[in-house]
A computed fold for a 350-nucleotide part of an RNA from an uncultured bacterium, annotated as small-subunit ribosomal RNA, central domain. The coordinates come from a structure-prediction model, not an experiment, and the mean pLDDT is 88.
Context: one part of a larger RNA
RNA sequence: CUGGGUGUAAAGGGCGUGUAGGCGGAGAUGCAAGUUGGGAGUGAAAUCCCGGGGCUUAACCCCGGAACUGCUUUCAAAACUGUAUCCCUUGAGUAUCGGAGAGGCAAGCGGAAUUCCUAGUGUAGCGGUGAAAUGCGUAGAUAUUAGGAGGAACACCUGUGGCGAAGGCGGCUUGCUGGACGACAACUGACGCUGAGGCUCGAAAGCGUGGGGAGCAAACAGGAUUAGAUACCCUGGUAGUCCACGCCGUAAACGAUGAUUACUAGGUGUUGGUGAGUAUGGACUCAUCGGUGCCGCAGCAAACGCAAUAAGUAAUCCACCUGGGGAGUACGUUCGCAAGAAUGAAACUC
Numbered sequence: 001c002u003g004g005g006u007g008u009a010a011a012g013g014g015c016g017u018g019u020a021g022g023c024g025g026a027g028a029u030g031c032a033a034g035u036u037g038g039g040a041g042u043g044a045a046a047u048c049c050c051g052g053g054g055c056u057u058a059a060c061c062c063c064g065g066a067a068c069u070g071c072u073u074u075c076a077a078a079a080c081u082g083u084a085u086c087c088c089u090u091g092a093g094u095a096u097c098g099g100a101g102a103g104g105c106a107a108g109c110g111g112a113a114u115u116c117c118u119a120g121u122g123u124a125g126c127g128g129u130g131a132a133a134u135g136c137g138u139a140g141a142u143a144u145u146a147g148g149a150g151g152a153a154c155a156c157c158u159g160u161g162g163c164g165a166a167g168g169c170g171g172c173u174u175g176c177u178g179g180a181c182g183a184c185a186a187c188u189g190a191c192g193c194u195g196a197g198g199c200u201c202g203a204a205a206g207c208g209u210g211g212g213g214a215g216c217a218a219a220c221a222g223g224a225u226u227a228g229a230u231a232c233c234c235u236g237g238u239a240g241u242c243c244a245c246g247c248c249g250u251a252a253a254c255g256a257u258g259a260u261u262a263c264u265a266g267g268u269g270u271u272g273g274u275g276a277g278u279a280u281g282g283a284c285u286c287a288u289c290g291g292u293g294c295c296g297c298a299g300c301a302a303a304c305g306c307a308a309u310a311a312g313u314a315a316u317c318c319a320c321c322u323g324g325g326g327a328g329u330a331c332g333u334u335c336g337c338a339a340g341a342a343u344g345a346a347a348c349u350c
Base pairs, nucleotide, nucleotide: 003322004321005320006319007304008303012318014201016199017198021194022193023192025088027086028085029084030083031082033081034080035077036076037075038074039073040072041071042070049065050064051063052062053061054060091191092188093187094186096183097182098181103177104176105175106174107173108172109171110154115149116148117147118146119145120144121143125136126135162169163168206247207246208245209244210243211242215241216240220236221235222234223233258317259316260315261314262313263312266295267294268293269292270291271290272289273288274287275286276285277284278283299306300305323350324349325348332343333342334341335340
């Protein structure tokens, strides 16, 4: 390389968008590049293979055949691929109507709670733990009442519920805005799928500049525990957590399962529509489309399990794997303010 693979054994890119490329629905007609059949030329000799023959045999040599699976050219065919023209509506998209949603961005508003401040009541404790102590408190704490300040997060509703490509998204209102779904079948007429590079987005932590800082809390300090305790427990507490702008680009970024399409028993929840029927204070039944769960047949699987949301049966395209360690290291390169990220070996060893 081929082959075989990628839920858990090595292996699906964190997710999109999309360039080149690869692949691509139904019908008609033409062409003939690929394709198929025939002919011609060439494919030197030797070698290889087969059948004979000659040196005592073999190696070696000689003769004959086959072959040299290729290239060039010509005649023909037109099913498939390609190409050109015409055409179709099922794929795809648009329009119209309709409802659902923590989808995104911005502004404003709200209540509960913690903390702090001021004032009142009130007196000796509070707090904390396995037990304590550090800590706070007669300069009046804890508790309780009233008022105020400020920041962060939004209890109940909340649901294997919803939305989003993924990361993710949850108080309320308003504005701007993206997508999906259903019904209908008016319009376009294959406009599609995938996607190396490229570009965008991308939790937390971290970084830069400027704000903010209630609670929590790496680091740090103290108290305990202990043989020790650079921990677990306790009292404090700074970065950070929050906001704006800019970087970083990684995660068990997980369904550890790439995207798209088609097909392949059922049963039962739930969510968003639509149609029909029965009831007619409001649900139920049936059918159907789109999500999201559970159980389960065939089939698959090393087993676990998966099973119309496939890990089944097929097709197209991309990514990735090829014994363990060395090592996601070294070197080089690119990116980054840095931290580091991306790409990514070998010697050696088992």